Notes:
The RNA shown here (FMN riboswitch aptamer (RFN element)) has 130 nucleotides. The sequence was found by an Rfam model in a public genome assembly. Model confidence (mean pLDDT): 76 of 100.
[in-house]
RNA sequence: UUGUUCCUUCGGGGUUUAGUGUGUGAAUCACAAUCGGUGGUAUAACCCACGAGUGCUGAGCGUUAGUCGAAGCACAUGAUCCGGUGUAACUCCGGAGUCGACCGUACAGUCGGGAUAAAAGAAGGAGAGU
Numbered sequence: 001u002u003g004u005u006c007c008u009u010c011g012g013g014g015u016u017u018a019g020u021g022u023g024u025g026a027a028u029c030a031c032a033a034u035c036g037g038u039g040g041u042a043u044a045a046c047c048c049a050c051g052a053g054u055g056c057u058g059a060g061c062g063u064u065a066g067u068c069g070a071a072g073c074a075c076a077u078g079a080u081c082c083g084g085u086g087u088a089a090c091u092c093c094g095g096a097g098u099c100g101a102c103c104g105u106a107c108a109g110u111c112g113g114g115a116u117a118a119a120a121g122a123a124g125g126a127g128a129g130u
Base pairs, nucleotide, nucleotide: 005126006125007124008123009122010121015032019031020030021029033110034109035100036099037050038049039048040047045098046097053075054074055073056072057071060068080096081095082094083093084092102113103112104111
């Protein structure tokens, strides 16, 4: 110095004094408010890609039950335009829009729950090799 193996840590925000209205009842409806994971790329919720969900199979651990569970397969997986600057921007600036898993509950991105979980990944350290 390069790729690789292992370990550790980190790794999601938002409805306020529970706003205003309707209603027996709504942080779910209407209005208003408010938030934006990870890698790539001219700086991105809405471009490209990834993660969180569900089902099946299931190495292994375990005691045969039960439980945990690497990995694999299948399914599901939202939304943007216009103008300006510039070599370059659906990313910046200006303007106008749009979207947001599952279960619960008066219909939920924001409340409660699975979740003091897990992951995309990020940082640091160690070993061996060149």